[in-house]
Context: one part of a larger RNA
Order: sequence, then structure tokens, then C1' cells
RNA sequence: CUGGGCGUACAGGGAGUGUAGGCGGCGAUUCAAGUCAGGAGUGUAAUCUACGGGCUUAAGCCGUAGUUUGCUUCUGAUACUGUUUCUCUUGAGUAGUGGAGGGGGACACGGAAUUCCAGGUGUAACGGUGCAAUGGCGUAGCAUAUCUGGAAGAACACCAGUAGCGAAGCCGAUCUCCUGGCCACAUACGGACGCUGAGGCUCGAAAGCGUGGGGAGCACACAGGAUUAGAUACCCUGGUAGUCCACGCCGUAAACGAUGGACACUGGAUAUCGGGCGAUUCAAUUCAAUUCGGUGUCGUAGCUAACGUGGUAAGUCGUCCCGCCUGGGGAGUACGCUCGCAAGGGUGAAACUC
Repeated sequence: CUGGGCGUACAGGGAGUGUAGGCGGCGAUUCAAGUCAGGAGUGUAAUCUACGGGCUUAAGCCGUAGUUUGCUUCUGAUACUGUUUCUCUUGAGUAGUGGAGGGGGACACGGAAUUCCAGGUGUAACGGUGCAAUGGCGUAGCAUAUCUGGAAGAACACCAGUAGCGAAGCCGAUCUCCUGGCCACAUACGGACGCUGAGGCUCGAAAGCGUGGGGAGCACACAGGAUUAGAUACCCUGGUAGUCCACGCCGUAAACGAUGGACACUGGAUAUCGGGCGAUUCAAUUCAAUUCGGUGUCGUAGCUAACGUGGUAAGUCGUCCCGCCUGGGGAGUACGCUCGCAAGGGUGAAACUC
């Protein structure tokens, strides 16, 4: 390289957008580039194959033909691919009417809890644990408890649901504003405008970094108390970064469905979310059949090493495009390059060894 693979054995890029490229719907039409047929030229010699020749045979030698899978050119064919022109509406899209939603951003605001501060009541303990202790407070400057008032920061109980939205990361009090996507319905417009996507660009939990704020609770580090043979831990008392905000970096995760994206096809059962249609009702509603779109469970065929999966496929020896794998360790290391303020990230070996 070919091949075979990528849920769990090695292997799906964290996610999107999109450039080049690859691939691409129905029906006509043009050309004939790919493709196919025939002809011509060329395809060094040796080698190889076949036949023949001459050394007594063989090997070797000589001759002729073939082969040389290729290239060039001429003539023709036109189904398929391509190309030209025209057309179509099913793919993709636009307009319209409705709909659901923790999708995103900004501003404002609410209650519960916690801690702190001030004051009242009130008495001897509180706190913490397996038992304790450190520590804190205290016989009056009256802790804990309780009541009243105030301040601060962070998070939003119930609703809440294998429920919803988002490309993923993720998103949850309430109101308003700005804004993205999605779904259904019936018509109209338009006419392949599509799919994927190397690079590129954008987004990307937590932790971490820079500058400036903020700091209630929690709490890496750290200190002390326990436990223990020891205890640089688990438990306890404290506690600083951090957690929060603004702006800028970082760019990684078991970033998981460990399952790339798009399209088509292929028995069912059941639950639920959002629409449509129908029946019922004055209406709200409710109900059953059905139809689109989502989310689950079970399961047929099939697939699978098995587990399992099974219209949300891991089914089709389906189609197209991208990414990735090729024994374990060495090693996601070294070196180089590149990105970063740093931490480090990306790319990524070999010797050696089993």
C1' cells in the first nucleotide's frame, strides 16, 4: 500500500461553521473527455514462453514468432460518468398562519436560608464525635438559645418529570427588553440552489493564569486536635487561594450514547412531550382512532465474539464524504516545529525490551 476494522478488545476528531476537494434528484438534448470496439505506429538488447536449427544428447548457443499488461494516433459506438442547452418537482429553500421551550445576552427585582453587627429576654453551658479533644464563649462587657432591627454575598427549596431547549460545552426564582434555532398546518413562489468537509475560523465544563473589584457560605494549600505501630490520610476545629463579577488568556475532561455527519429502506407493543385532523362539550376540557416531529422502555427479523443492539440500529456484505486504528511496554515521553504570560497544549518518534 492493499485489506480488515473503530459501543465495551487498538481506533469517532469535544462541538459547529465553512474553503479547496470528493460525491450528488427526475426527463430530454449537444459534444465525445472518461468508457467500449476495431485499425495503425511504437513498446532497445538480454531475460521469459512457443516452435525450429545445429553441437551424439542435456544445459548452454543460434533463428523466428509471441509476450512486453503501456504510450501515441485514426475510425466508430453513446448505455453509464462527464460536458452544453432546455425542462420538471419529490431533495434543499423562501413567503404565510399558528405553537412549545431552564436556547443565548442585558437590566431590574423577590423570598427562604447562612454569616456578621446592634438591641431586648434569659442561664450555664455551647459546639463537635464512634468516643473525644483542639478551638470558641462565659458568672456579667451575660455565649449558645430566642425575639426585633440592620448589613453582605452567593445560590434559587417546592413546581421538577428516563419532561423541555441547545451544535456541543451546557441551561432552572420572577419581570421586561434584545436575539438564535426548532415544530405543525395549508397554499403559493422558486427550481437541485444539495451532502460531506483536509486546512482555516468560531464556540468550548471544571481547574488554572493576568488586571481590577467582591468575599456570606464552602473550601486545595496550611495549622491544630484525634485515630493509629506510624497517619505527611480518612474524622473534627479553624483557614488562605479559589469559588462570584468585568475584561483578557488557557483549550483540556470518563468533553460519554465510551456509538462522526447526511440520505434511503426494513414487523410490532407501550409510555410520554409539542403540533395537526376527528369526536364530545355552551366553554374550559376530556376521549379514542390517526398523522407529523421529539424523548424513553420492551422486543421480531437481522447483526454481534459475547454482552447487547434492534425505525433514536450496533440491521442493509445500502450510498456518499470526513476523522481515526494496525501487539504490550518504552510514551503521549524525547527531539524539532508551533501556540501560550505561565501552567502547559498541539504535532509526535526511536533505541531497547517482552
Small-subunit ribosomal RNA, central domain from an uncultured organism, 354 nucleotides, folded computationally. The coordinates come from a structure-prediction model, not an experiment, and the mean pLDDT is 82. Rfam family: Bacterial small subunit ribosomal RNA. Gene Ontology terms of the family: ribosome and structural constituent of ribosome. The RNAcentral record of the full RNA draws on ENA and SILVA.